Predicted 3D model of a 263-nucleotide part of an RNA (large-subunit ribosomal RNA, domain VI) from Agathobaculum sp. NTUH-O15-33. Its Rfam family is "Bacterial large subunit ribosomal RNA". Gene Ontology terms of the family: structural constituent of ribosome and ribosome. Model confidence (mean pLDDT): 89 of 100.
Context: one part of a larger RNA
Parts: sequence; structure tokens; C1' cells
RNA sequence: CGCAGGAAAAUUGAGAGGAGCAGACCUUAGUACGAGAGGACCGGGAUGGACGUACCACUGGUGCACCAGUUGUUCUGCCAAGGGCAUAGCUGGGUAGCUAAGUACGGACGAGAUAAACGCUGAAGGCAUCUAAGCGUGAAACUCCCCUUGAGAUAAGUAUUCCCACCCUUCGGGGGUAAGGCCCCUUGUAGACUACAAGGUUGAUAGGUCAGGAGUGGAAGUGUGGUAACACAUGCAGCGGACUGAUACUAAUAGGCCGAGGG
Repeated sequence: CGCAGGAAAAUUGAGAGGAGCAGACCUUAGUACGAGAGGACCGGGAUGGACGUACCACUGGUGCACCAGUUGUUCUGCCAAGGGCAUAGCUGGGUAGCUAAGUACGGACGAGAUAAACGCUGAAGGCAUCUAAGCGUGAAACUCCCCUUGAGAUAAGUAUUCCCACCCUUCGGGGGUAAGGCCCCUUGUAGACUACAAGGUUGAUAGGUCAGGAGUGGAAGUGUGGUAACACAUGCAGCGGACUGAUACUAAUAGGCCGAGGG
């Protein structure tokens, strides 16, 4: 821009893409078959592999604004306590998120038409013949069934709901609006940008604060013991990014723009 008014939300499915794997085991059954050795079809069950999709409750990994330990040096006048730098200085842990090695699920069942093949009926050709007319069975392949997408499918589909029939005009058009939308702003379940999604005071959208929680692992100060290093007590302490909830304290203010008049 189109989809013969303007919108919102819901759909149909032409078409496109994906998936499609298959093992060993138990049973049927040591049955059928076979002199024996051996040893099934068909059917039922259960369990692994690889592959794929989703997810993070579990097990772990990572976790550069979390916690602790520690070396050197420098700074905060000194002690103590801390900050900076040294690969994140090094080391031990670790929330959210992301993630696999973790967890869950999938291939199915079924239908249609067939291939090779196997048949029925059956002439040409009094017989025979699956074929010439006619009718069946038959595969991981094909078309459906399953998953995703999908009306720019210009053949532009369908149903529902909302807005209405304004003003000016030189009749070309212009203008203010409706439903609705956008700009702008706070953001994240989204994300390169855009888009998408949640919100914008009639408000919990983000930050802060408060209360929890995961984590770390016993803060500082003080006291006691020890010559001291240090230990113990106060005290499962202190700290605590992303997690859970509450709370308008801060910021989403104020505002602007677009948008129908229809065969």
C1' cells in the first nucleotide's frame, strides 16, 4: 500500500515446513516344522539406544554488582577496621537466569489408493491363462491422520462485536471528531533495531523501603582466657544481585497526533 467505510478481537485452511529410526529381552513355545541338530511366522508385554521437542522441581555446571578465607602492595594520620590494584589477584562456596550430563514427552494407532508379488472370475484361442472387460490381497515409499505455520490464498475467505452517517467545498478535495490507535513514559515473560508483552495515578510497571527466602557460615564492637599467635562468649551472628510478598516514598506527569462519512 492492497483486501470497495473505519476499528477490535476470534477463526476456516489453499499452501508450506517438520516428524518418520529401530535393537535386544520376556511370553506365545522348546510349540508348529524337523530323524535329529536345531527352531519359527502371527500375536501380546516390558525395557534400552540414537535422534527430536520442552522444561529447571530433582542431580549438577556456570553464575565478573552475593558471602567467606588469604598473599603482596598502596591509601584512609596510627592501632583496629576497611577501600584500590595485582587474570574476577588467588582460593572455597553459591541465589536468580542460562543450561545437560538432569527431568518429562514424541516416533504411534488407524484410513485411502498403490509397487513388486500373490489371487478370483474370464475370453480372444470350445482347453489353458491374474487381464484383454471386470473384481480382490498387498510396503518404512505416496495421500491423509500427528506437530508448526498459514487469507498478499490479489481467488485477498468466514462469523462476532464496536463507531456512526458531521462541517466546508471551486466537487478535485479539505477540516474537526467517533470506535480505536499511535507518539511519549515505567518496564520484561520479549528483544540486535523494530516487533511482542505487562503497565501509565480509577496505578503495584520499575526503583526504593519493609517483611521473608536462597546463599554464605559465625560480622563489627565489647568482654573473658592466653606472654602471644589465637580461642571462646555476646550470637545459627552479620552480610545478603537477579527470588517471594507487601507498601504509592520516587518515577510512569503534563500533553500531543492520527483516525469513518462508505453501492